[in-house]
Predicted 3D model of a 79-nucleotide RNA (SAH (S-adenosyl-L-homocysteine) riboswitch aptamer) from Actinoplanes sp. NBRC 103695. It matches the Rfam family "SAH (S-adenosyl-L-homocysteine) riboswitch aptamer". On this family, see Wang et al., Mol Cell 2008: "Riboswitches that sense S-adenosylhomocysteine and activate genes involved in coenzyme recycling". The family has 52 seed sequences and 1,354 matches in Rfam 15.1. The sequence was found by an Rfam model in a public genome assembly. The model forms 100% of the base pairs in the Rfam consensus.
RNA sequence: CCGGUCGAGAGGCGCUGCGACGGAGGACCCCCUCCGCCACGCUCGACCGAGCCGACGACACCAAGGGCGCCUCCUGUAC
Numbered sequence: 001c002c003g004g005u006c007g008a009g010a011g012g013c014g015c016u017g018c019g020a021c022g023g024a025g026g027a028c029c030c031c032c033u034c035c036g037c038c039a040c041g042c043u044c045g046a047c048c049g050a051g052c053c054g055a056c057g058a059c060a061c062c063a064a065g066g067g068c069g070c071c072u073c074c075u076g077u078a079c
Base pairs, nucleotide, nucleotide: 001051002049003048004047005046006045007044008043009042010072011071012070013069014068015067018041021036022035023034024033025032026031040065
C1' cells in the first nucleotide's frame, strides 16, 4: 500500500439520485435500457489477514472534508 472488522469525527428530519449493488429485458469483447435501493461510498485510529514495498530511529501535534433545505445542540462574536 491492499482487503476486512471495530471505534471516532455533536444529533435529527425531509428531498434529489452519480457510483456500487439487486431484479428484469436486450446485446454478446461485457456493454445498454428500465425498475428498486441509495448522501460516510470520506478521513483518522486500533485490530485481523494475504501479498508487495520500504525502513537508523525518536519526539511533538490531533485534525480535515462530505449535494440541497430545515431543526436541535455546542463554541465564539455582534446587538

Record summary
NCBI's taxonomy places the organism under Bacteria, Bacillati, Actinomycetota, Micromonosporales, Actinoplanes.